[in-house]
The RNA shown here (transfer RNA) has 72 nucleotides and comes from a Promethearchaeota archaeon. The coordinates come from a structure-prediction model, not an experiment, and the mean pLDDT is 82. Its Rfam family is "tRNA". Its family is annotated with triplet codon-amino acid adaptor activity in the Gene Ontology. By type it is a transfer RNA.
């Protein structure tokens, strides 16, 4: 220098164009003498970033950034 793959709450992971769900963690309540476990509930991501296509984009297209990998 060139090619490929990946990027979604604090962490991990779903969602093949109709707009983001689950698990763990966190908080509240119940249970307990108390803690843990268990039960009920709540908050938390406009999807790396900037554009484009579309009535509609996490999803399709392009640029950029970061990581991994292959070639030189």
């Nucleotide at each position: 220098g060139g090619g490929g793959c990946u990027u979604u709450g604090g962490u991990c992971u779903a969602a093949u164009g109709g707009a983001a769900g689950g698990a763990c963690a966190u908080c509240u309540c119940c249970c307990u003498u108390g803690c843990a476990a268990g039960g009920a509930g709540a908050a938390g991501a406009c999807u790396g970033u900037c554009g484009g296509u579309u009535c509609a984009a996490a999803u399709c297209c392009g640029g950029c950034a970061a990581g991994c990998u292959c070639c030189a």